[in-house]
């Protein structure tokens, strides 16, 4: 100097997935100290089911539902399980619609990207009251206009 790797620290994006308190509760770390870190408890914030009249629905093995953007259609294109063959299933894909993210926000234009995975278990429409749950995880940024607004400065 350049490149790996690890750990802290700071800025920030994507998710609902924040933020605080408590130590006289557990363990860890520290010389020591609730100092720090995790847990576990409680609140907060932001999310999610369920659950009345009224309204809607009447269709329940062709099961049905529910978080999520994660769905729909065409045409059955290619391997593979099974299999006489069809039909089924499972992965790879093609087109097209529809939703969804890209650095303060809003709204356009372009462009780049993403359509997973989990759950209930024969059951739930909307629901005031009331009940009950979750707050994981991932990763570094595209740009043009026009309106808003904050910050800093003077």
């Nucleotide at each position: 100097a350049c490149g790996g790797u690890u750990a802290c620290g700071c800025g920030g994006c994507c998710u609902a997935a924040u933020u605080c308190a408590g130590c006289g509760c557990u363990c860890g770390u520290u010389a020591a100290g609730g100092g720090c870190g995790a847990g576990c408890u409680g609140a907060u914030g932001c999310g999610g089911a369920g659950g009345a009249a009224c309204c809607a629905a009447c269709u329940u093995u062709u099961g049905g539902g529910g978080c999520u953007u994660a769905u729909c259609u065409c045409a059955g294109g290619g391997c593979g399980a099974a299999a006489c063959g069809c039909a089924u299933c499972g992965c790879c894909a093609g087109a097209g619609a529809a939703g969804g993210g890209g650095a303060u926000c809003u709204c356009u234009c372009a462009c780049c990207c993403c359509u997973c995975g989990c759950c209930c278990g024969u059951c739930a429409g909307c629901u005031a009251a009331c009940u009950c749950c979750g707050u994981c995880g991932g990763c570094c940024u595209u740009g043009g206009g026009a309106g808003a607004g904050a910050a800093c400065g003077u």
Description
c-di-AMP riboswitch aptamer (ydaO/yuaA leader) from Nodosilinea sp. WJT8-NPBG4, 154 nucleotides, folded computationally. NCBI's taxonomy places the organism under Bacteria, Bacillati, Cyanobacteriota, Nodosilineaceae, Nodosilinea. Its Rfam family is "c-di-AMP riboswitch aptamer (ydaO/yuaA leader)". Rfam's curators write: This family represents a conserved RNA structure found upstream of the ydaO and yuaA genes in Bacillus subtilis and related genes in other bacteria.